A computed fold for a 71-nucleotide RNA from Parcubacteria group bacterium ADurb.Bin192, annotated as transfer RNA. NCBI's taxonomy places the organism under Bacteria, Bacteria candidate phyla. Its Rfam family is "tRNA". Its family is annotated with triplet codon-amino acid adaptor activity in the Gene Ontology. The family's RNA type in Rfam is transfer RNA. The prediction has a mean pLDDT of 80. It was read from a public genome assembly.
RNA sequence: GCGGAAUUAGUACAAUGGCAGUAUGUCAGCUUCCCAAGCUGAAGACGCGGGUUCGAUUCCCGUAUUCCGCU
Numbered sequence: 001g002c003g004g005a006a007u008u009a010g011u012a013c014a015a016u017g018g019c020a021g022u023a024u025g026u027c028a029g030c031u032u033c034c035c036a037a038g039c040u041g042a043a044g045a046c047g048c049g050g051g052u053u054c055g056a057u058u059c060c061c062g063u064a065u066u067c068c069g070c071u
Base pairs, nucleotide, nucleotide: 001070002069003068004067005066006065007064010024011023012022013021018054026042027041028040029039030038047063048062049061050060051059
C1' cells in the first nucleotide's frame, strides 16, 4: 500500500427497512432475626459524519478504532 471482518446497555451477545431484545451487572421494593439465595419492578445502548427512503441500527459513501490475510 491492497483486500476482508467487527463496532448495539457497565460487561458478553442477538435482531430486523417501521415497538431495539436476552443474560449478567446496577438501583428500588418484597421475603428473612441478619446475610446469601429467591421474587417483582425501574433506569440504562445501535462507533462518528453524510446520502437514499415516507421511514435507516439495517442499504450506500466517507471516516475512526481493533483484528485477520496479501504484498